Small-subunit ribosomal RNA from an Acidobacteriota bacterium, 1539 nucleotides, folded computationally.
[in-house]
């Protein structure tokens, strides 16, 4: 390591922690089981099972008797006979004694018991046995008596007493007497600790003789009786080993332990007693407490376990509590006895009586558990010689789906896929071959017949046999509770027979309606706040069926207590640390032992279970019969590898000797300078100090600085290094003594002497205590001052204790490497410290520490990697979900403070360890942006317009709400818009579409009522095909289906829109890393506007985005030339008017052109970046269109569309008037100003894009204007709007509330319009309000922009200071990126992830809920001392008694006995323990959608945090001191990797 054979029996997971992952972890679930027990149901048999609570009390009945072959006595009713008396019969019967055996068995409970009770193996040479078997042997001869029975008393009654008579197998002597027993000898196989077994001598001692039957008797049978040997069964006692918990039970122990002698008992023994002695047990758990009857077995699991101990079988313990003994073979006895107690009944008060944990029942208790059956036929037991008796053992029936098995409720056909019913996209779908219907069987159950086996070995009768009526055989008969059951036959009809859970995932089954965080589910995750597959009901649907759910227990999954088969760096978890005691493990060679270990055989392992194989009930369940298995244990042979144990040796582990040299090693003792305070003196003079700035503080009594002198205490810069040294904790100027260890070098010696290490004992930073010292300097507390809303705090002035020292306690840290100790093993690199060696500088090498990087392996990852956290071995500790908690109680130690040990109720579905992605950080780097800065103009102030919030009202109609609501929707409210309100009308409706019926009309006009819709009159008034009946078209009216809703949800939705953001991202595929989320690409140099591009890279490619490609605008060319244009040449007074031409301007289509293309230069030669040249443009040329994956439940149901809901004579429509126009304020967006860069008068000019026929509207004429009239021309490169305005250019006005601004009111007009009162615009005149540049704050712009001036369109009848557009005039600044805002990559912290507007602590307050603590109270257990002493045994026994035996008799023996004694139950007495329960009061915990104080902690969390300790505060917490990184972040220094 290969083959080969044998083994054949058998193991599943899943939800819940996170965004998302893996790892820990712990709750759950799905299985099996069940003496159940609840809810709903509920045909039928068969076989089991059935008070688990109250070892709570218990009526009534029954559960133990029987023998006349053991004795003696001995009835009556009835019947018969008889006139009667009386006899006879019943009958030697029944009831009862005497006597014998049984009653100790069967039966029932599980209360005590933690024990030799139980199991299992032994031993018993320390014992016992009645019946029953076998075996030899005996049974002879006498006394005396007492029940019943008769009589007399007593008592109510239980009952009792006194006197007579009498039998026996009752009782008492005597004889007989071994192989019994004791007492002494001898002898031996054999065995032991010990003569106790055997054999054989002596001496004592013990016994019954009755009953039936046969026979005339003898005698014989039988069944006893006796003593005395074996057996078989059955018991006693003893012994090893084995099976609960708690150490918050650590010592117990006086008859304890032993001896010796004694008593006691079947029988050993402290069992007991007297004496000696002083012992026994206990960390291998005594003892004390809880709690339990053990087992064979049940469940359960793959096994190893882990749970029970119902039924059945063994056993043991109780029989109302306690306690005692008697009888007997056996009892301290369930259905005996005595006592003493509770309780119960009974009584004449005087005293009796009772004990269902037997079987039935009863009441109580509890969720819960049968009938007051039947019967001895059978099985057994007892008793008899049998008969036969007796037996709630037992056989059966009975009630109970309580279980476990088996049956059945129907079986084929059957689609118009019936009604119905539920959904529905309305189209169908499904219940569903299901139903009806058709054929067809009839088990079960009904009802009708028939009908066993269980019985025969028992009984009787005969028969053989035989000596026999005994024993055996054989025939015939006779006995059944169950039960007229089981079976079997037959009638008859689909006829009588189906529920119950669940259908969100785990989990197999989905939809309506109802409900609207509410009723209510829920095992757990969780559902439920209008569309709930999770809540109710209903159609479907799944699962399982006479059952199905729930509930509770057990074991499984749970490898979650890990023997099989786990762990402790960071999840819980290594003791601070060192020494060593028990114990636990131990190098190497040899021999021997055989205790472990292994193997064989034999025993044992009860039966029943369990597995296999056969059989019997129709099957199964059940039952039966065989055959196997059974760890253990017992005994025996046997092996010797290993461990052990014994001897003997070795040296490699360990020590010792020697030489070395290194050290902050650790004691005392002395000594040293530097700085700090302070004192003293000198110079010297206003500040010094302190802080983000202050400020208290100290200083003109002279500080502070500065010199000199001087006291005094604590600490040793530099050296000083991830350097020493030590077990940890610690250790640090110098010198000197003592002193510990390690290391390195030679050999030499010892010879296993070793390693750990429960307990114990030493050591143990800081604080902190106790006593005396000392106190410079820092410094808890405390006082001030600052800060701040507060500031019990950071900060700062002071400052006490303490820090020091001496002796003495504490004994705890993040005492950490969060990594116990010791040995061996496993690839490397470089550092550095100690010693040694080799070496030629350099450098090598060996041993021992001390870092660092990495391989393999190991990890949950992170990392750890010869200083393991790899790989093994041995030995301690220690852990088992979070919180309650290191709290409480209880020991224990300590002056104290507090150390050690150390729980629970209760509550949660998690609490945690890594790592990932993202957010964020008052984290870090790198970069953008009108973000800041640099500039110019705003806006906050003022009137006024608008819109917005508020306020008001009948309504003031609805949205939008930081940026991303607010001259937003709405590009335009007088009516209408209009959704709002007030009133006043309709209801098939203002509009639409189907049918039905129905008008002949609809329309259009007029009058008349009304505020109008609306009404009511009135004139007019169809079409088309057809001869015509009709029929169709269209309208009016009814009436049905339906419309209508600017009602509600934008958090149920399409669409569309905003914003981050024109940010520069944002993904995929492949293929690699990761266990996995995920990474990697995409990060990393360089560079861009830009993920743009280039290098470089385990990537490689691509995809959405950028960037281009589109549009316009600058530059040119071509093309084409009207209504544009006009160089030239012609006509014209003028006007490009004509004529003319397209050259130009321009129009409007096509093309060019720009690309870092060129060049210098910087960069890597690259991408690019800088300057330059050309160019109209120059590095994307300006400006627009375009807007990734996503974000915000962003905005819109009032545009549209749209699920759901609502609402239908009204939330729908229709009119009229009102309102959106309101106003004491507050906002936002703008116009117009405050004035001289200006205002006003005049005067000249120069645009562009646009708009017009329901319009633009010229010229001309009026009005001061606004406008009117007017009507050419234009459907427009042609006409009209149209004046462009600031500008220029002359004039005023001159700084003032103005010749600035124009609000605002007054009159008088214009236009549009059905109408301008509420509410229009615009004109004149008159009026002239605020306002003289704007406080905090804040807004826009980087070039044709800011800024300034005009101009025009949409909308629109009319109404712009506002949209959207146009073109003119035309700046300033940008050093930079520290700061603010946003936003982009790296990268770091995280306890966030709804991602900081995050997440969280602690204190009040409130509500519940368990628990401590408490003057105490109660209770229950139990110790110790006293006392008490009832029944009873034992002893004593001088009182009394008494038939046997001795004695002639007195009398003895001898037995009872009162008495006394010992011991001893209840009960008292004191005096502890221990456990429970209850207390007024407090203590904290713990839980609860929005309560109150602050902000502790998580980013540097805003003062790094966390700890040990001590002091402070309202709370989190703050400070002081020592530690820890589990501490960001910057510089620094070392190291290590690469080059």
């Nucleotide at each position: 390591g290969a083959u080969u054979u044998c083994a054949a029996a058998c193991g599943a997971g899943a939800g819940u922690u996170u965004g998302a992952u893996c790892c820990u972890g712990g709750c759950u679930c799905a299985g099996a089981a069940u003496c159940a027990a609840c809810g709903c149901u509920g045909g039928c048999g068969g076989c089991g099972u059935g008070c688990c609570u109250a070892a709570c009390a218990c009526a009534u009945g029954c559960a133990a008797g029987u023998c006349g072959a053991a004795c003696g006595a001995g009835a009556a009713a009835g019947c018969c006979c008889g006139c009667a008396a009386g006899g006879g019969u019943g009958a030697g019967u029944a009831a009862a004694g005497u006597g014998g055996c049984g009653a100790a068995c069967g039966g029932g409970u599980g209360a005590g018991u933690a024990a030799c009770a139980c199991g299992u193996a032994g031993c018993u040479a320390a014992c016992c046995u009645a019946c029953c078997c076998u075996c030899a042997a005996g049974u002879g001869g006498g006394g005396g008596a007492u029940a019943a029975c008769c009589u007399g008393g007593g008592g109510a009654a239980a009952c009792u007493c006194g006197g007579g008579c009498u039998a026996a197998u009752a009782c008492c002597g005597c004889a007989u007497a071994a192989c019994a027993u004791c007492c002494u000898g001898g002898c031996u196989c054999c065995a032991u600790a010990a003569g106790u077994a055997g054999c054989u001598g002596g001496g004592a001692u013990c016994a019954a003789g009755g009953g039936c039957c046969c026979g005339c008797a003898a005698g014989g049978g039988u069944c006893g009786c006796u003593g005395g040997a074996g057996g078989a069964g059955g018991g006693g006692g003893c012994u090893g080993c084995g099976g609960c918990c708690g150490a918050u039970u650590a010592g117990c122990u006086a008859g304890u332990u032993g001896g010796c002698g004694g008593g006691g008992u079947a029988a050993c023994g402290g069992c007991c007693c007297a004496c000696c002695a002083a012992g026994g047990c206990g960390a291998u758990g005594a003892u004390c407490g809880g709690u339990a009857g053990c087992c064979g077995g049940c469940c359960u699991g793959a096994g190893a376990g882990g749970g029970c101990g119902c039924a059945c079988g063994g056993u043991c313990a109780c029989a109302c509590u306690g306690g005692c003994a008697c009888u007997g073979a056996a009892a301290c006895a369930c259905g005996g006895g005595c006592c003493a107690g509770a309780c119960u009944c009974c009584u004449a008060c005087g005293g009796g009586a009772g004990g269902c944990a037997g079987c039935a029942g009863u009441g109580g208790g509890g969720a819960a558990u049968u009938u007051u059956g039947c019967a001895c036929a059978a099985u057994g037991c007892c008793c008899g010689a049998a008969a036969g008796g007796g037996u709630g053992a037992u056989g059966c029936a009975g009630c109970a789906a309580c279980g476990c098995c088996g049956c059945g409720u129907g079986a084929g056909g059957g689609a118009u896929g019936a009604a119905g019913g539920c959904c529905u996209u309305c189209g169908g779908g499904u219940c569903g071959u299901a139903a009806a219907c058709c054929u067809c069987u009839u088990u079960c159950g009904a009802c009708c017949g028939g009908g066993a086996a269980a019985a025969a070995u028992g009984g009787g009768c005969g028969c053989g046999u035989g000596a026999a009526g005994a024993a055996c055989g054989c025939g015939c008969u006779c006995u059944g509770a169950u039960g007229g059951u089981a079976c079997c036959g037959g009638u008859g009809g689909a006829a009588g027979a189906a529920g119950c859970c669940c259908c969100g995932g785990c989990u197999a089954a989905c939809u309506a309606c109802g409900u609207g965080c509410c009723a209510g589910c829920a095992g757990c995750c969780g559902c439920g706040g209008u569309a709930a597959u999770a809540c109710g009901u209903a159609g479907g649907g799944g699962g399982c069926g006479a059952g199905c759910g729930u509930u509770g227990u057990u074991c499984g999954g749970a490898a979650u207590u890990a023997c099989u088969g786990g762990g402790c760096g960071u999840a819980a978890a290594g003791g601070g640390c060192g020494u060593g005691u028990a114990g636990g493990c131990g190098g190497u060679g040899c021999g021997g032992u055989a205790a472990g270990u292994c193997g064989g055989g034999c025993g044992u392992a009860a039966a029943a279970u369990c597995c296999c194989c056969g059989g019997g009930c129709u099957u199964a369940a059940c039952c039966c019969g065989g055959g196997g298995g059974g760890g253990c244990c017992g005994u025996u042979c046997g092996a010797a590898a290993c461990u052990g144990c014994c001897g003997u040796g070795c040296u490699a582990g360990g020590g010792u000797a020697c030489g070395g040299g290194a050290g902050a090693g650790g004691g005392c003792a002395g000594u040293g300078g530097a700085a700090u305070u302070c004192c003293c003196g000198g110079u010297g003079u206003a500040g010094c100090g302190g802080u983000g700035a202050a400020a208290u503080g100290c200083g003109u009594a002279g500080a502070u600085a500065u010199c000199g002198g001087g006291a005094g205490g604590a600490a040793c810069a530099u050296c000083u290094g991830c350097g020493g040294c030590g077990a940890a904790g610690g250790c640090g100027g110098c010198u000197g003594c003592c002193u510990g260890g390690a290391c390195c070098g030679u050999u030499a010696c010892c010879g296993a002497c070793g390693c750990u290490g429960a307990g114990g004992c030493g050591c143990g930073a800081a604080a902190g205590c106790u006593a005396g010292g000392g106190g410079a300097g820092c410094a808890a507390a405390c006082a001030g001052g600052a800060u701040u809303a507060g500031a019990u705090a950071c900060c700062c002035u002071g400052g006490u204790a303490g820090u020091c020292c001496u002796a003495g306690c504490c004994c705890u840290a993040a005492a950490c490497g969060a990594u116990g100790a010791g040995c061996a093993c496993u690839u490397g690199g470089u550092g550095u410290g100690g010693c040694c060696c080799c070496u030629u500088c350099c450098g090598g090498g060996g041993c021992c520490g001390u870092g660092c990087c990495g391989g393999a392996g190991c990890u949950a990852a992170c990392g750890c990697g010869u200083u393991a956290a790899g790989u093994g071995c041995u030995c301690c500790g220690c852990c088992u979900g979070g919180g309650g908690a290191g709290u409480a109680c209880g020991g224990u130690c300590g002056c104290a403070a507090g150390g050690c040990u150390g729980a629970a109720a209760c509550u949660c579905a998690a609490a945690g360890g890594a790592a990932u992605u993202g957010a964020c950080g008052g984290g870090g780097g790198c970069c953008c942006g009108c973000a800041c800065a640099a500039g110019c103009g705003g806006u906050g102030g003022a009137g006024c317009a608008u819109g917005u919030g508020g306020u008001u009202c009948a309504a003031u109609u609805c949205g939008a709400c930081g940026c991303a609501a607010c001259g937003c929707g709405a590009a335009g409210a007088a009516c209408c818009u209009u959704a709002c309100c007030u009133g006043g009308a309709c209801u098939c409706g203002a509009a639409a579409u189907g049918c039905a019926g129905u008008u002949g009309a609809c329309c259009g006009c007029c009058a008349c009522a009304g505020a109008g819709a609306u009404g009511u009159g009135g004139c007019u008034u169809u079409c088309c095909c057809g001869c015509a009946a009709g029929g169709g078209a269209c309208u009016u009216c009814u009436g049905c289906a339906u419309a209508g809703g600017u009602g509600c949800u934008g958090c149920a939705u399409g669409g569309c829109u905003g914003u981050c953001g024109u940010c520069a991202g944002c993904u995929c595929g492949u293929g690699u890393c990761g266990u996995g989320a995920g990474a990697u690409g995409u990060u990393g140099g360089g560079u861009u506007a830009a993920g743009u591009c280039c290098c470089g890279c385990a990537a490689c490619g691509a995809g959405c985005g950028c960037a281009a490609c589109c549009c316009u605008c600058a530059u040119c060319c071509u093309u084409a030339g009207u209504u544009g244009c006009a160089c030239g040449c012609c006509c014209g007074c003028a006007a490009g008017g004509g004529a003319u031409g397209c050259a130009c301007c321009c129009u409007a289509a096509g093309g060019a052109a720009a690309c870092c293309g060129c060049u210098c230069u910087c960069g890597a030669u690259a991408a690019g970046g800088g300057g330059g040249a050309g160019g109209a443009a120059g590095g994307u040329g300006g400006g627009g269109a375009u807007g990734a994956c996503g974000u915000c439940a962003a905005g819109u149901c009032c545009u549209c569309a749209u699920g759901g809901c609502c609402u239908u004579u009204a939330u729908g429509c229709c009119c009229a008037g009102g309102g959106c126009u309101a106003c004491a304020c507050a906002c936002g967006u703008g116009c117009u100003a405050c004035a001289a860069u200006g205002g006003c008068c005049g005067g000249u000019a120069c645009a562009g894009a646009g708009c017009g026929u329901c319009g633009c509207g010229a010229a001309c004429u009026c009005g001061c204007g606004a406008g009117a009239g007017g009507g050419a021309g234009c459907c427009a490169a042609u006409c009209g709007c149209u004046a462009a305005a600031a500008a220029c250019c002359g004039g005023u006005c001159u700084c003032a509330g103005u010749u600035c601004g124009g609000a605002u009111u007054g009159c008088a007009g214009u236009c549009u319009g059905c109408a301008a009162c509420u509410c229009g615009a615009c004109u004149g005149c008159a009026u002239g309000a605020a306002g003289c540049u704007g406080g905090a704050a804040u807004c826009g712009c980087u070039a044709g922009u800011a800024a300034u001036c005009g101009c025009g369109u949409a909308u629109c009848a009319g109404a712009a200071c506002g949209a959207c557009g146009c073109g003119g005039u035309g700046a300033a600044u940008a050093c930079g990126u520290u700061c603010u805002c946003g936003g982009g990559c790296c990268u770091u912290g995280u306890a966030c992830a709804c991602a900081c507007c995050g997440c969280c602590c602690g204190u009040c307050a409130c509500a519940u809920c368990a628990c401590g603590a408490a003057a105490g109270u109660g209770g229950u257990u139990u110790g110790u001392a006293c006392u008490a002493g009832a029944a009873g045994u034992c002893g004593c026994a001088a009182u009394u008694c008494g038939a046997a035996c001795c004695g002639c008799a007195a009398g003895g023996a001898c037995g009872a006995u009162a008495g006394c004694g010992c011991c001893c139950a209840a009960g008292g007495u004191a005096u502890g323990a221990a456990c429970c329960a209850u207390g007024a009061u407090u203590g904290g915990g713990g839980u609860g959608a929005a309560g109150u104080c602050g902000u502790a902690a998580c980013a540097a969390g805003g003062u790094a945090g966390c700890u040990g300790u001590a002091g402070g505060a309202g709370a989190a917490c703050c400070u002081g001191u020592g530690g820890c990184u589990g501490g960001a972040u910057c510089a620094c220094c070392u190291c290590c990797u690469u080059u």

It matches the Rfam family "Bacterial small subunit ribosomal RNA". Its Rfam clan is "SSU clan". Its mean pLDDT, the model's own confidence on a scale to 100, is 84.